[in-house]
RNA sequence: GGGUCGUUGGCCAAGUGGCCUAAGGCACUCGACUGAUAAUCGAGAGAUCGGGGGUUCAAAUCCCCCACGGCCCA
Numbered sequence: 001g002g003g004u005c006g007u008u009g010g011c012c013a014a015g016u017g018g019c020c021u022a023a024g025g026c027a028c029u030c031g032a033c034u035g036a037u038a039a040u041c042g043a044g045a046g047a048u049c050g051g052g053g054g055u056u057c058a059a060a061u062c063c064c065c066c067a068c069g070g071c072c073c074a
Stems, first nucleotide, its partner, number of pairs: 001073007010026003018057001028044005050066005
């Protein structure tokens, strides 16, 4: 340098154009339980989706550029 895959809450991770608000797990906060802690149970807060632009009535989801990361080739 070329190709390819990926980038979603603190971490992991669903979702591939519309229902309506972006699942779920862990962690976190509060409560229940306990003598207390853990485990368990209940509730809650937290992301507009790597950045920018475009297509569309409508985009996390399609297209383009850029950034970062993995793998392959040179």